[in-house]
RNA sequence: GACUGUUAAAGGCAAACUCAUAGCGAUGUGAGGGCGCAAAGUCUUGGGUCCAGUGGUUUUGGAUCGCCAGGCUGCCAGU
Numbered sequence: 001g002a003c004u005g006u007u008a009a010a011g012g013c014a015a016a017c018u019c020a021u022a023g024c025g026a027u028g029u030g031a032g033g034g035c036g037c038a039a040a041g042u043c044u045u046g047g048g049u050c051c052a053g054u055g056g057u058u059u060u061g062g063a064u065c066g067c068c069a070g071g072c073u074g075c076c077a078g079u
Base pairs, nucleotide, nucleotide: 002079003078004077005076012037013036017032018031019030020029021028022027035066041072042071043070045069046068047067048064049063050062051061052060
C1' cells in the first nucleotide's frame, strides 16, 4: 500500500415497540429497549420512496444516507 471480515479483544452504532417532546406531515430529538450493523461514520451528489397548511402542479419546499449508487474519512484482526 492492496485485499478480506471466519475467530478473539478493546470499544462503537441502535430497528420494532414504550414514554416525553418538536413539527400540518414525512420525520427529528431525549430516555428506556435491542432487531440488526465492519462503515448502521459523514455529505442529500444522482436515483428511489415518503410528506405538504399557504405555495407549486412541465414544478416548489421538505423528510429519509438503517433504500440503492457515488464522494470523503476511519477502529480492530487476518492475508

The prediction has a mean pLDDT of 79.
This is a predicted structure of a 79-nucleotide RNA (c-di-GMP-I riboswitch aptamer) from a Syntrophomonadaceae bacterium.
Taxonomically the source falls in Syntrophomonadaceae (Bacteria, Bacillati, Clostridia, Eubacteriales).
It matches the Rfam family "c-di-GMP-I riboswitch aptamer". From the family's description: GEMM was predicted in a large-scale screen for bacterial structured RNA regulatory elements. Gene Ontology term of the family: cyclic-di-GMP binding.
Of the family's consensus pairs, 90% are formed in the model.